[in-house]
RNA sequence: UGAGCCACUCGGGUGACCGCGGCCUUCGGGCUGAGGAAGGUCGGGACUCCGCAGGACAGGAUGCUGGCUAACGGCCAGUCGGGGAAACCCGAAGGAAAGUGCCGCAGAGAAUAGACCGCCGAUGGGCAGGCAACUGCCACAGGCAAGGGUGAAACGGUGCGGUAAGAGCGCACCAGCAGGCGGGGUGACUCGUCUGGCUAGGUAAACCCCAUCCGGAGCAAGGUCAAACGAGAUGUACGGGCGGUUCGUCCACGUUUCACGGUGAACAUUCGCCGGGAAGCGACAGCUCGGGUGGACCGCAUAGAUGGAUGGUCACCGAUUGGAAGCUGGCAACGGCUCCAUGAACAGAAUCCCGCCUACAGAGUGACUCACCCG
RNA sequence: GGCGAUGUAGCUCAGUUGGUAAGAGUGCUCGACUCAUAAUCGAGAGGUCGUGGGUUCAAGUCCCACCGUCGCUA
Numbered sequence: 001u002g003a004g005c006c007a008c009u010c011g012g013g014u015g016a017c018c019g020c021g022g023c024c025u026u027c028g029g030g031c032u033g034a035g036g037a038a039g040g041u042c043g044g045g046a047c048u049c050c051g052c053a054g055g056a057c058a059g060g061a062u063g064c065u066g067g068c069u070a071a072c073g074g075c076c077a078g079u080c081g082g083g084g085a086a087a088c089c090c091g092a093a094g095g096a097a098a099g100u101g102c103c104g105c106a107g108a109g110a111a112u113a114g115a116c117c118g119c120c121g122a123u124g125g126g127c128a129g130g131c132a133a134c135u136g137c138c139a140c141a142g143g144c145a146a147g148g149g150u151g152a153a154a155c156g157g158u159g160c161g162g163u164a165a166g167a168g169c170g171c172a173c174c175a176g177c178a179g180g181c182g183g184g185g186u187g188a189c190u191c192g193u194c195u196g197g198c199u200a201g202g203u204a205a206a207c208c209c210c211a212u213c214c215g216g217a218g219c220a221a222g223g224u225c226a227a228a229c230g231a232g233a234u235g236u237a238c239g240g241g242c243g244g245u246u247c248g249u250c251c252a253c254g255u256u257u258c259a260c261g262g263u264g265a266a267c268a269u270u271c272g273c274c275g276g277g278a279a280g281c282g283a284c285a286g287c288u289c290g291g292g293u294g295g296a297c298c299g300c301a302u303a304g305a306u307g308g309a310u311g312g313u314c315a316c317c318g319a320u321u322g323g324a325a326g327c328u329g330g331c332a333a334c335g336g337c338u339c340c341a342u343g344a345a346c347a348g349a350a351u352c353c354c355g356c357c358u359a360c361a362g363a364g365u366g367a368c369u370c371a372c373c374c375g
Numbered sequence: 376g377g378c379g380a381u382g383u384a385g386c387u388c389a390g391u392u393g394g395u396a397a398g399a400g401u402g403c404u405c406g407a408c409u410c411a412u413a414a415u416c417g418a419g420a421g422g423u424c425g426u427g428g429g430u431u432c433a434a435g436u437c438c439c440a441c442c443g444u445c446g447c448u449a
Base pairs, nucleotide, nucleotide: 001371002370003369004368006366007365008364009363010362012317013316014315015314016313017312018311020033021032022031023030024029035346039357040356042355043354044353045352046351047218048217049216050215059214060213061212062211063210064078065077066076067075068074079093080091081090082089083088094209095208099207100206101203102202103201116148117147118144119143120142123141124140125138126137127136128135129134156174157173158172159171160170161169175199177196178195179194180193181192182191183190184189222298223297224296225295229290230289231288232287234285235284236283239251240250241249242248243247253282254281255280256279257278258277260275261274262273263272264271321341322340323339325338326337327336328335329334376448377447378446379445380444381443382442385401386400387399388398394432403419404418405417406416407415425441426440427439428438429437
């Protein structure tokens, strides 16, 4: 200098003016206002309501070991396996010798398997020769699984012996498995040694088995108030005329609302009583109860809800990138300064918190690995 | 905001317990029939199975993450 790897920090700054949300106000103003992910809503918890004697089944989740945590599928440290030349990274990593299922096509054969090509001619058979013993040929019965071939996968590997040819058939070594003993470790596991049978296919992100955990819903949870509505009892009114046929209209009565006058009491506001007027209803008024639909408040926060604020302009600075020359440090590899232009990613709170995952222009800090260059 | 479902040809849908080469209807193209059109008949084209990764010999199907669409809820 280049490439890489790990952990972390920041992710535009200052000032002026204009503007937005919330709170306070002596009405002049003052204070305060997004993120590392506020995102996805994936896991867990707080909180709230419903359910619940206890237990089991079903269903779901998790899955090496030890620890941390309120809890988690999170974090830390380790074991084993895999990747990389290394720093280092990745792992849904219990059980396939509990049982069941599946392994298409190809291939002879796909799971206590099998013979297409091939090998053999010991045994039986046929043919030929020979007096006979026997020899040669054939490959019909048969023997074999070394080699070829198929496949993701063919039932340990290499060698020697053995044989008609062969084969864990026998043996030696190696790999791997099961069990015993001893050493280390809390443990996962690991090291050594002995014995055994010669060998055990893959798949559990197939059913399943084992171990541990799990009641349901979610702030649009839920709580308080409450217009209207329904029910109950109480108070006052429910009378008459005309047309017509169960309605219309008029007068009276009751009641509500509105504005007005008088008065208490003075119109800034409000209330009671009296009076007449207009409009509406036939019933109205207030009381109690009901469920909880418009609505208000709480839940709700040192930003914060209501259809949802947190922004814009200008000036200066500014990482970075591009361009042009000039100046300058060093023996060198190489570096510094000046000028012009450029001028910042992903995104955006909605009950709160702990994590995970995903998006992210760029800048910086501290370790480490490898390669090359210069002295 | 919370909860749930879904994505396969231009469109509407199948795809069974993972298996050979992913189908159907409709639409499209060409041909036949007809004077011509429609209908009918024959042939053909058209697919990153939403995207990426993983498990497996093998993934549309099983698992995980992301993207899009739709529904329910005051």
This is a predicted complex of two RNAs, RNase P RNA and transfer RNA, with 449 nucleotides together. The coordinates come from a structure-prediction model, not an experiment, and the mean pLDDT is 75. It holds a member of the Rfam family "Bacterial RNase P class A". The family's RNA type in Rfam is ribozyme.